[in-house]
Context: one part of a larger RNA
RNA sequence: CUGGGUUUAAAGGGUGCGCAGGCGGGCGAUUAAGUCAGCGGUGAAAGGCUCGGGCUCAACCGGAGCAGUGCCGUUGAUACUGGUUGUCUUGAAUGCGGUCAAGGCCGGCGGAAUGUGGCAUGUAGCGGUGAAAUGCGUAGAGAUCAGGAAGAACACCGAUGGCGAAGGCAGCUUGCUGGGGACUAAUCGACGCUCAUGCUCGAAAGUGCGGGUAGCAAACAGGAUUAGAUACCCUGGUAGUCCGCACCGUAAACGAUGCAUACUGGGUGUCCGCGGUUCGCCGCGGGUACCGUAGCCAACGCGUUAAGUAUGCCGCCUGGGGAGUACGUACGCAAGUAUGAAACUC
Numbered sequence: 001c002u003g004g005g006u007u008u009a010a011a012g013g014g015u016g017c018g019c020a021g022g023c024g025g026g027c028g029a030u031u032a033a034g035u036c037a038g039c040g041g042u043g044a045a046a047g048g049c050u051c052g053g054g055c056u057c058a059a060c061c062g063g064a065g066c067a068g069u070g071c072c073g074u075u076g077a078u079a080c081u082g083g084u085u086g087u088c089u090u091g092a093a094u095g096c097g098g099u100c101a102a103g104g105c106c107g108g109c110g111g112a113a114u115g116u117g118g119c120a121u122g123u124a125g126c127g128g129u130g131a132a133a134u135g136c137g138u139a140g141a142g143a144u145c146a147g148g149a150a151g152a153a154c155a156c157c158g159a160u161g162g163c164g165a166a167g168g169c170a171g172c173u174u175g176c177u178g179g180g181g182a183c184u185a186a187u188c189g190a191c192g193c194u195c196a197u198g199c200u201c202g203a204a205a206g207u208g209c210g211g212g213u214a215g216c217a218a219a220c221a222g223g224a225u226u227a228g229a230u231a232c233c234c235u236g237g238u239a240g241u242c243c244g245c246a247c248c249g250u251a252a253a254c255g256a257u258g259c260a261u262a263c264u265g266g267g268u269g270u271c272c273g274c275g276g277u278u279c280g281c282c283g284c285g286g287g288u289a290c291c292g293u294a295g296c297c298a299a300c301g302c303g304u305u306a307a308g309u310a311u312g313c314c315g316c317c318u319g320g321g322g323a324g325u326a327c328g329u330a331c332g333c334a335a336g337u338a339u340g341a342a343a344c345u346c
Base pairs, nucleotide, nucleotide: 004317005316006315008299012314014201016199017198021194022193023192025088026087027086028085029084030083031082033081034080035077036076037075038074039073040072041071042070048066049065050064051063053061054060091191093187094186095184099180100179103177104176105175107173108172109171110154116148120144121143125136126135162169163168206247207246208245209244210243211242215241216240220236221235222234223233258313259312260311261310262309263308266291267290268289269288270287271286272285273284274283275282276281295302296301319346320345321344328339329338330337331336
């Protein structure tokens, strides 16, 4: 390279946007680059293969043909691909009027709870565990009442629910802003699909500077447990968790399943829209979830939301360990991340 694969065996890039590239709807015209055919030239000889010949055979030698799958030129063919051009509407996009949702950003507001400082009532315990102890409390705790300031998170609704490209998103609400689906068929007229490099976003933890800190809580301290206990349990507790700005760029970033399009029996539930309704529901479209036909699969299972049948494009895999290591390079403040071997060994 050919080939075979990629849910769970090795393998789908964390996600999107997108240049180059690859691939690309219907009808007509034109061109003849790809493609196909004829002819010509060239493709040195030796060598190779086939046929027949000469040394008694063979090796060896000489003859003819083939091959040399190619390249160039020329004359044609025009189905397909390409170029140019005209046109179409079903792919894509846009519009009108409604509609849907924890989609995003900024601000305002609300109640419950926890801890806390002050007042009040009140007295000896509280707390914690398997049992305890450390801890708190007569300097008045815990409990109870009203009120204060503060931080963080939003019970019920809540779902087998919704939205988002993914990460993710949940109290109420003004404003700004992105998106989806249905109906309509007005506009446009292939404007499309995918995408190496590139760029964007990207949970948690972590980092820098500044703020904030109620609860929780790595580290740390103490009390227990234990043979020991650098743990599990308990009492404390700092980073952090929260906010602003800037980094980091990872994950079981999972549906362990790349994106797009077409096709291939059904049944049940649910969300949104449209239409119909005798208000019981019914039909259509788009999501979401379950069961299953054909088919597929090593099996488990998948099954119109495919892991079925096909096409286009991209990423990736090629025995285990060594190793996601070393080295080099790039990025980063650092932590580290990305790329990524070999010896050796089984």

The part of an RNA shown here (small-subunit ribosomal RNA, central domain) has 346 nucleotides and comes from an uncultured bacterium. It matches the Rfam family "Bacterial small subunit ribosomal RNA". The coordinates come from a structure-prediction model, not an experiment, and the mean pLDDT is 88.